A computed fold for a 72-nucleotide RNA from a Candidatus Chloroheliaceae bacterium, annotated as transfer RNA.

RNA sequence: AGGGGUGUAGCUCAACGGUAGAGCCGUCGUCUCCAAAACGAUUGGUUGGGGGUUCAAAUCCCUCCGCUCCUG
Numbered sequence: 001a002g003g004g005g006u007g008u009a010g011c012u013c014a015a016c017g018g019u020a021g022a023g024c025c026g027u028c029g030u031c032u033c034c035a036a037a038a039c040g041a042u043u044g045g046u047u048g049g050g051g052g053u054u055c056a057a058a059u060c061c062c063u064c065c066g067c068u069c070c071u072g
Stems, first nucleotide, its partner, number of pairs: 001071007010024004018055001026042005048064005
């Protein structure tokens, strides 16, 4: 320099163009003499930035940025 993949909750990851979810962590409760475990509830998101298409975009298109792989 050219090409591919990837970016979503504190972490690991889902989500046919149609209200963004799960597990773990955290918080509260039940249980227990206390705690752990188990069970129940619950908090947490401008979906990397900007622009475009669309009635509607995490999703499609363009561009920039980060990480990563391949080629040279």
The organism belongs to Candidatus Chloroheliaceae, within Bacteria. Rfam family: tRNA. The family's RNA type in Rfam is transfer RNA. Its mean pLDDT, the model's own confidence on a scale to 100, is 82.